[in-house]
RNA sequence: GAGUGCACGAGUGAGGAUCGCCGGCGGCUUCGGCCGUCGGAGGAAAGUCCGAGCUCCGCAGGGCAGGGUGCCGGGUAACGCCCGGGCGCCGAGAGGCGACGGAAAGUGCAACAGAGAACAGACCGCCGAUGGCCGCGCGAGCGGCACAGGCAAGGGUGAAACGGUGCGGUAAGAGCGCACCGGGCCCCUGGUGACAGGGGUCGCAAGGCAAACCCCACCCGGAGCAAGGCCAAGUAAGGGACGAGGAGCUGCCCGCUCCAUCUGAGUCCUGGGUAGGCUGCACGAGGCCGCCGGUAACGGCGGUCCUAGAGGAAUGAUCCUCCCCCGCGAGGGGACAGAACUCGGCUUAUUCCGUGUGCUCACUC
Numbered sequence: 001g002a003g004u005g006c007a008c009g010a011g012u013g014a015g016g017a018u019c020g021c022c023g024g025c026g027g028c029u030u031c032g033g034c035c036g037u038c039g040g041a042g043g044a045a046a047g048u049c050c051g052a053g054c055u056c057c058g059c060a061g062g063g064c065a066g067g068g069u070g071c072c073g074g075g076u077a078a079c080g081c082c083c084g085g086g087c088g089c090c091g092a093g094a095g096g097c098g099a100c101g102g103a104a105a106g107u108g109c110a111a112c113a114g115a116g117a118a119c120a121g122a123c124c125g126c127c128g129a130u131g132g133c134c135g136c137g138c139g140a141g142c143g144g145c146a147c148a149g150g151c152a153a154g155g156g157u158g159a160a161a162c163g164g165u166g167c168g169g170u171a172a173g174a175g176c177g178c179a180c181c182g183g184g185c186c187c188c189u190g191g192u193g194a195c196a197g198g199g200g201u202c203g204c205a206a207g208g209c210a211a212a213c214c215c216c217a218c219c220c221g222g223a224g225c226a227a228g229g230c231c232a233a234g235u236a237a238g239g240g241a242c243g244a245g246g247a248g249c250u251g252c253c254c255g256c257u258c259c260a261u262c263u264g265a266g267u268c269c270u271g272g273g274u275a276g277g278c279u280g281c282a283c284g285a286g287g288c289c290g291c292c293g294g295u296a297a298c299g300g301c302g303g304u305c306c307u308a309g310a311g312g313a314a315u316g317a318u319c320c321u322c323c324c325c326c327g328c329g330a331g332g333g334g335a336c337a338g339a340a341c342u343c344g345g346c347u348u349a350u351u352c353c354g355u356g357u358g359c360u361c362a363c364u365c
Base pairs, nucleotide, nucleotide: 001361002360003359004358005357006356007355008354009353010351013322014321015320016319017318018317019316021040022039023038024037025036026035027034028033042336046347047346049345050344051343052342053341054224055223056222057221061254062253063252064251066220067219068218069217070216071085072084073083074082075081086100087098088097089096090095101215102214106213107212108209109208123155124154125151126150127149132145133144134143135142136141163181164180165179166178167177168176182204183202184201185200186199187198188197189196190195228279229278230277231276238270239269240268241267242266245259246258247257248256286305287304288303289302290301291300292299293298323334324333325332326331
């Protein structure tokens, strides 16, 4: 100097002027409003994928169904999230990713190709005599051919071929034997643990997929701010059917509670009215700073601050200066994109920005 990894920060933002919105506070008011002052979209506000706070369901108790997660330890209100670690894969590396329990409980799948796809297999091939046939030879014997039979080591097919490499052995071969690797079983050491290292033993048939059904462990009442509460107004004490048991907010069963049994609870169908106003609506598992503990996530203590609340949807328009990028200058450009009950996350989109700290390469000293 270039490239690259990880973490954090910032983000047409600030200042001034003119006019225009919404909210808080204070003052005034002829109650219509006026004046002053303070404040007014995000790192993702997006997706609606998880978890909760909160509200309602008359208790939300047990079970089945259903759904979710899936290595270990920790954090958290909780989580499918975060931190640290283990193992596996990717990368030269800093680092990144992981749907990461179980295949000897069972079922199922792997098209086509291929001989054969899980206790399998012969297409090309290798071997093939003591017997048969042919040729040479005086003979011993040599050579060739075919068969019975042996092989799965070589080649091929395929995403994948029944452990791998090497040596020995064999008619040719094969864990057939051996060495090492791999695998099963047992033991020792370290670690809270997932696991790691080591030793012994056994030639050791039984592969892959569970992001297939399934088995195992743990977790889960339901519905949701269009939840819910209050006020006002209004129609047609609306009509019909069923009815002895019914209701209790995913489905089913049990239990429990409540209502009812013909003066009938409730269920279903149909008709009509209303869709207005107020509230819920922001002080929070809150932000920032410092100290302590912890590898970290995070926790504890202390101090300090109040930081949008619209209601068919408010923060806008114009001018000047500054900021960042391109350009000699004039000038041009400045990403993704806007709250709607609120938080903790994840995911997606986006800037040739800044800071810190690593890895690699080149050059110079």